[in-house]
This record gives sequence, C1' cells and structure tokens, in this order.
RNA sequence: GCGGACGUAGCUCAGUAGGGAGAGCGCCGGGCUUCCACCCCGGAGAGGCCCGUUCGAGACGGGUCGUCCGCU
Repeated sequence: GCGGACGUAGCUCAGUAGGGAGAGCGCCGGGCUUCCACCCCGGAGAGGCCCGUUCGAGACGGGUCGUCCGCU
C1' cells in the first nucleotide's frame, strides 16, 4: 500500500425480508433474612462518527476512524 471481517448498555453478545432496541452478568432501589449471601420484584443505562437512500435505518449505499486477520 491492497483486500476481508468486526464496531449495539460497564462487560460478553443477540438483532442478517428496513417499522417493538433486547438477553445474561454487573450496577441502583425494594422485598425476604437477626445480618450477609441466595432468591423474588422493579429501575437506570447503548447501535464509533459524518453524509446519503427511504414515510421510516442498528440493518441498505458512500466516506472516515478504530480493532483483528490475510496479501504485497
């Protein structure tokens, strides 16, 4: 320098025919318990960034940044 994959919550990941943003763990509050843990109930919190397509984008197109892999 070229090509490919990936980027969603604090962490690990779903979401792959465009319309509900989710799970587990963690965190906060409450319940239970003499207390803690376990367990139960509730809650906060997110699509790397920009532009485009569309009534509507996490998803499709372009650019850019980052990580990983391969080639030279």
RNAcentral holds the sequence, with entries from ENA. This is a predicted structure of a 72-nucleotide RNA (transfer RNA) from a Gaiellaceae bacterium. Its mean pLDDT, the model's own confidence on a scale to 100, is 84. It matches the Rfam family "tRNA". It is annotated as a transfer RNA.